């Protein structure tokens, strides 16, 4: 000089366990505002995540019998496995040349 590679946050699927709701919260959708994160360093979006408020939509219960069981919910938290993975730019790291 040039070629290749590693590694994060996070995301998705499957699975196990514990909760919550089933008296409808939650999830998902729309609008406004606020905040945060984005390989080891720096910058960082029209992308990502969280969230206040407002709006539209909206559900699966059954059995036993008085708090249980089996279900159900695009429900939640944690563990395991697999897959994807710096938006992008600059520098750095490892190996070859």
């Nucleotide at each position: 000089u040039u070629c290749a590679g590693a590694g994060u946050a996070g995301g998705a699927g499957c699975u196990c366990a514990g909760g919550c709701g089933u008296u409808a919260a939650g999830u998902g959708c729309c609008g406004c505002g606020g905040g945060g994160a984005c390989g080891g360093g720096g910058a960082g979006u029209u992308g990502c995540c969280c969230u206040u408020c407002g709006g539209a939509c909206g559900a699966a219960a059954a059995c036993a019998u008085c708090u249980g069981u089996u279900g159900c919910g695009g429900u939640u938290u944690g563990g395991g496995c697999u897959c994807c993975g710096c938006a992008u730019c600059c520098c750095g790291c490892u190996g070859g040349u």
THF (Tetrahydrofolate) riboswitch aptamer, 97 nucleotides, folded computationally. Of the family's consensus pairs, 82% are formed in the model. Rfam family: THF (Tetrahydrofolate) riboswitch aptamer. About the family: Tetrahydrofolate (THF) riboswitch was first reported for Ames et al. as an RNA motif in 5' untranslated (5'-UTR)regions of folate transport and biosynthesis genes in Firmicutes genomes.